RNA sequence: AGAGUUUGAUCCUGGCUCAGAAUGAACGUUGGCGGUAUGGAUUAGGCAUGCAAGUCGCGCGAGAACUGAAGGAGCUUGCUCUAGAUGGGAAAGCGGCGUAAGGGAGAGUAACAGGUAGAUACCUGCCCUCAGGUUUGGGAUAGCUUCGGGAAACUGGCAACUGUCAGUAAUACCAAAUAACAUCUCCGGAUCAAAACUCCGGCGCCUGAGGAUGGAUCUGCUCACUAUUAGCUUGUUGGUGGGGUAAUGGCCUAACAAGGCAACGAUGGUUAGCGGGCGUGAGAGCGUGGCCCGCCUCACUGGGACUGAGACACUGCCCAGACACCUACGGGUGGCUGCAGUCGAGAAUCUUCGGCAAUGGGCGCAAGCCUGACCGAGCGAUACCGCGUGCGGGAUUAAGGCCUUCGGGUUGUAAACCGCUGUCAGAGGGAAGGAAAUUUUGACCGAACCUCAGAGGAGACCGAACCUCAGAGGAAGGACGGGCUAAGUUCGUGCCAGCAGCCGCGGUAAGACGAACCGUCCGAACGUUAUUCGGAAUUACUGGGCUUAAAGGAUGCGUAGGCGGCCUUGCAAGUCAGGUGUGAAAUCCCACGGCUCAACCGUGGAACUGCGCUUGAAACUGCAAGGCUUGAGGGAGAUAGAGGUGAGCGUAACUGAUGGUGGAGCGGUGAAAUGCGUUGAUAUCAUCAGGAACACCGGUGGCGAAGGCGGCUUACUGGGUCUCUUCUGACGCUGAGGAACGAAAGCUAGGGGAGCGAACGGGAUUAGAUUCCCCGGUAGUCCUAGCUGUAAACGAUGAGUACUGGAUCGAGGGGGCCUCCACACCUUCUCGGACGUAGCGAAAGUGUUAAGUGCUCCGCCUGGGGAGUAUGGUCGCAAGGCUGAAACUCAAAGGAAUUGACGGGGGCUCACACAAGCGGUGGAGGAUGUGGCUUAAUUCGAGGCUACGCGAAGAACCUUAUCCAGGCCUUGACAUAGUUGGAUGCUGCCCAUGAAAGCGGGUUAGUUGCCUUCGGGUGAAACUACUACAGGUGCUGCAUGGCUGUCGUCAGCUCGUGUCGUGAGAUGUCGGGUUAAGUCCCUUAACGAGCGAAACCCUUGUCCUUAGUUGCCAGCGCGUUAUGGCGGGGACUCUAAGGAGACUGCCGGUGUUAAACCGGAGGAAGGUGGGGAUGACGUCAAGUCCUCAUGGCCUUUAUGGCCUGGGCUGCACACGUCCUACAAUGGCAUAUACAGAGGGACGCAAACUCGCGAGAGCAAGCAAAUCCCAAAAAGCGCGCCUCAGUUCGGAUAGUAGGCUGCAACUCGCCUACUUGAAGCCGGAAUCGCUAGUAAUCGCGGGUCAGCAUACCGCGGUGAAUGUGUUCCUGAGCCUUGUACACCCCGCCCGUCAAGCCACGAAAGUGGGGGGGGCUUAAAGUCGCUGAGGUAACCCGCAAGGGAGCUAAGCGCCUAGAGUCAACUCCGUGAUUGGGACUAAGUCGUAACAAGGUAACC
Repeated sequence: AGAGUUUGAUCCUGGCUCAGAAUGAACGUUGGCGGUAUGGAUUAGGCAUGCAAGUCGCGCGAGAACUGAAGGAGCUUGCUCUAGAUGGGAAAGCGGCGUAAGGGAGAGUAACAGGUAGAUACCUGCCCUCAGGUUUGGGAUAGCUUCGGGAAACUGGCAACUGUCAGUAAUACCAAAUAACAUCUCCGGAUCAAAACUCCGGCGCCUGAGGAUGGAUCUGCUCACUAUUAGCUUGUUGGUGGGGUAAUGGCCUAACAAGGCAACGAUGGUUAGCGGGCGUGAGAGCGUGGCCCGCCUCACUGGGACUGAGACACUGCCCAGACACCUACGGGUGGCUGCAGUCGAGAAUCUUCGGCAAUGGGCGCAAGCCUGACCGAGCGAUACCGCGUGCGGGAUUAAGGCCUUCGGGUUGUAAACCGCUGUCAGAGGGAAGGAAAUUUUGACCGAACCUCAGAGGAGACCGAACCUCAGAGGAAGGACGGGCUAAGUUCGUGCCAGCAGCCGCGGUAAGACGAACCGUCCGAACGUUAUUCGGAAUUACUGGGCUUAAAGGAUGCGUAGGCGGCCUUGCAAGUCAGGUGUGAAAUCCCACGGCUCAACCGUGGAACUGCGCUUGAAACUGCAAGGCUUGAGGGAGAUAGAGGUGAGCGUAACUGAUGGUGGAGCGGUGAAAUGCGUUGAUAUCAUCAGGAACACCGGUGGCGAAGGCGGCUUACUGGGUCUCUUCUGACGCUGAGGAACGAAAGCUAGGGGAGCGAACGGGAUUAGAUUCCCCGGUAGUCCUAGCUGUAAACGAUGAGUACUGGAUCGAGGGGGCCUCCACACCUUCUCGGACGUAGCGAAAGUGUUAAGUGCUCCGCCUGGGGAGUAUGGUCGCAAGGCUGAAACUCAAAGGAAUUGACGGGGGCUCACACAAGCGGUGGAGGAUGUGGCUUAAUUCGAGGCUACGCGAAGAACCUUAUCCAGGCCUUGACAUAGUUGGAUGCUGCCCAUGAAAGCGGGUUAGUUGCCUUCGGGUGAAACUACUACAGGUGCUGCAUGGCUGUCGUCAGCUCGUGUCGUGAGAUGUCGGGUUAAGUCCCUUAACGAGCGAAACCCUUGUCCUUAGUUGCCAGCGCGUUAUGGCGGGGACUCUAAGGAGACUGCCGGUGUUAAACCGGAGGAAGGUGGGGAUGACGUCAAGUCCUCAUGGCCUUUAUGGCCUGGGCUGCACACGUCCUACAAUGGCAUAUACAGAGGGACGCAAACUCGCGAGAGCAAGCAAAUCCCAAAAAGCGCGCCUCAGUUCGGAUAGUAGGCUGCAACUCGCCUACUUGAAGCCGGAAUCGCUAGUAAUCGCGGGUCAGCAUACCGCGGUGAAUGUGUUCCUGAGCCUUGUACACCCCGCCCGUCAAGCCACGAAAGUGGGGGGGGCUUAAAGUCGCUGAGGUAACCCGCAAGGGAGCUAAGCGCCUAGAGUCAACUCCGUGAUUGGGACUAAGUCGUAACAAGGUAACC
């Protein structure tokens, strides 16, 4: 620091996802040790049990157990019993201090609760300092003793009655005295206290002042979301009197005033303890508040006070409530959010441990006691940190595993093996330290626990260092390996099983699933899940945007607010600088230090970005004062305009009415029909009526804020512009709310209604047609008065202001120049356009009318869908508008541009594409191929064009195939290598069996490589057996090579360099001409080049040269009935070599002086002369694994091999391609001409003979310009047939033959005779062909033993039509649109049907919350009363009285309870509504192309 993911590719926008760090975590797998931390986050749910607050006898009375002196009794004379001095001090009680701390929790709380900085009207036990005091009395009461009640707890108290008696102490309580530096005060005065104890050292008590500490109260600033909460408030806001408090204050009360808070968010709702800090981050921020520290709040729930220095009190009290427990049913008791522990709920969080040794607290003079605070231990890998699981050597690179191209590679120096070490754990020793003290003795000292010295005793728990022992021994896993992201192979599986954070993997070769091996990353851990921050500039303060991606309000006016021109002076709020106080500690950071290191801990520093106080500065903002004119406004004079409102007037057209003319149709459409018309339409003329709208002018012209505004006149009226520079003097800009205006449609009421025209009716169209088209037609459109308040209300672009190159057009003014005027020209202000520089922008584009550069203010956006929906509120008569979510779901949705493809888009052009013609196919019979059917098998492949007389250039056996039936072989029919064997082996012959193959046996007749020193050697070939292996026309053409088809012989397809573009890409290759052609020319940011086109090649057409056999024969000879037969010849034809020729070369015209085209001349041939070969980049996962080659898979006594027979030929049927025909342009017969190109030795075969013939026999010639096949046929001549199912046609069938071949039954071809079917020119539809072509005629060849209507060639005869491009099909180029890119056989919408999910509505129904009204009211404070009760003080001799207190009663307040009506939130609900999602459901085809009616709001 980035990366993946939208596309065919690109740039952008934009979301989703990942890599990092973290956690009080949980889960899965695994798990050696230690240190330090940390551990109930959920039910503030309920709790058994134990412990968590006591202490003081130096405050007090009383005093148990125990001790047992002297004494008594008994006797066993040292024991038992009795009594009990002394000591002793338990339990309980009075009293003091403590129990308000410590410990726990976060329910409540959105506020003076917290933080920070200040303030004061206050209190403060214990502690410290100072000053002063501590005198004299009194009466009670617990305990205890007695008697009771009660189950117990507890209790003997009140009213009437039966009903407790008597006593006791104090540092408890009360009174008196004393009385100030205290309190009150009218300034005279008045009032107020105490407590003792003692070991004699002390320790307490009271009053006052000060301090310290702790607390209380108040204030500024700060501190969550929500407006789908906008108004709240009556003690409310303020003052006065009074009360209350430690103290201010409506804190409370009385009467008075009517205030107070709120858009800078009151009130309400929801959520939440706050901070120091913690996590993350570069920071700003964002998230968070567990452990530790500070503050707050709470203690079963609610209320209340008492005591006290302090509480409205966690382990105190009273009351109410819920819950639980005990009970003798009468009544009682309890509060773990203390430490452990338990149940419950939960993904989830520990021991009912040890000790007061340390630190700290309470009490005490002290010893000491208490302390679940605390210190320790235990449990948990929960986190962080550290250590170990060995180290060195060791190659035959062992075995095993995995892979393999079979060579090897890898695991891997890894192991084994050898040597060494001893950390951790284990065993045994060893002990430092955590301990400082209190206490006591002594010294110093006026005294003190300040200091020093000595003594004694004190460890729950941890126990380091160090020593010894043994032995590599006890100690490694987890995740991942397609990309992001480090790390891959094999096998299995076969859209299954599964994976997945995102993209996405899996449908038979999976680096993505599972396993193995190997590797990568971490490592006592590793992964997953959850959550936070980061990446995310994806809420943008730092640091984003709004023309088209999400986003400018429909428009102006204007309130609050925000912002604001120039100059001068002052103030000092903001601002800046210095000083100072505070910002707790811990944390973070830095330095040093302590644990062996680290985590952890200690010391010091820095920091804590904040707030306050103070001193200063005065530029800027602000405030105050004064001035200015340029912003703004006013005035005067001109001026353009569909600006607005009302009234009046006009006109063409239309419709209707009346009348005339007229007489059959009109109207309408793609074509029709509905409709109108003989009751007279349409047409036409005249007159009248009505309503609406304003042609031409008219224009990217004008006006207006926008919506919008168009005949003419007039009245009223708004705004603008120019000129003068006369006045005011910042008066300005924007504008949340607000109110105004606001197209069309719509609504209300009343008019009006010609035309048009939703709805509706009819006619067409159509598969349907609730559409498009046609005929009608109601609301509406118009007017008046209201409502509605929305539009793609658009420049999809808010308003204002300033600045930043230009050239140009239009509209309205002014000035200048020149002038007689005008035009033209120059200049200036305003408005409206088109172009364009810089800049900006993702690009398209924009560009002084900014989307440039700044400033000010407002509005709005934050992925797509759900959805502008639901709900709530509000507005509206309604329709509906404004405001406006969530659940759920997807990984995209989107913008601009690019390349293609496509279009029932456009332009240009081409092609037997159509048209113009000729001949066919489709109908018949047959041949052949295919489908289907059949079959034991009918082998396989090919499937629109581009399969179907195709592979197959020829299936009787063979071919031939895993096509069938049957019989056989198993190292094999074929290849290579090794081993074994014995010398064989091979050829021939014979026998048995058999359909053959094969299998079994015999006979020896023949024969055997190479080297040789002829002794032999070698084992080559062959054979036997075995091992490796052979073999497969088995599968996959969607794993492949090669080859092929097709687009298409169409003119295209690319590259280098340069240039343009952020880029995909573009340019070149476009444009103007031209061509068959991207052929050529011109222009040109392109210049060149390549593959194609063309040319080169072959053939054919003319001529020449050379050559002249087997070809030729003019001339000269010979010969023959005749024939180049012969001598000769090269003239000619021809043959086959080489050349010539054609190039738009020449002429004329057109064209740009071009390329080229048109015409002509010459020429055998003229514009590529004809034909062929030749097929660019690529497309179709086109075809072929059955030509061949080949990966993988499968098979191995079979899916290999051999053989026999059958099948591939099977036939209700359908299709393709052909042949032959239907006849007279013909058929038959007869006679008679003229080719080319081929083939021939396992061959072609003449002639001759035989046969009607196919053919047979014999046989010359010929390896062929020599011989043969070989007859060419149509044609021409003549004759017959005369339009008929025929002398057409030949299918079918019978008989007899021939040929090939081992063999013609299934299943060949041919011949002869006989037979003589369909068929009389073919529906829809469809094919070929532009000249030596179509048509027609025959000939040859390959394959082949035989078999040709097929295929490949050859020549003969030989036309018609077109010179066009409207249409059909296909193609090329340019352009345009696109939501397509699997590319229109594309994409895609909605209803319905099915499944599933979440949400809304709903008669209702259940529950929660906060308030309100009324009734009632416990405990309790306060007030009043207090006739009942009453020791202390006063009076009194006493009785008694007084004062005071008090029980009880009453009143106010009030927790709670009851009740009532509302509000609000959350569930649930028959039914219902839409929505999301779901490979292959239904109906249509709405959108994307002009999407077939342009789309959209």
RNAcentral holds the sequence, with entries from ENA. Small-subunit ribosomal RNA from an uncultured prokaryote, 1497 nucleotides, folded computationally. Its Rfam family is "Bacterial small subunit ribosomal RNA".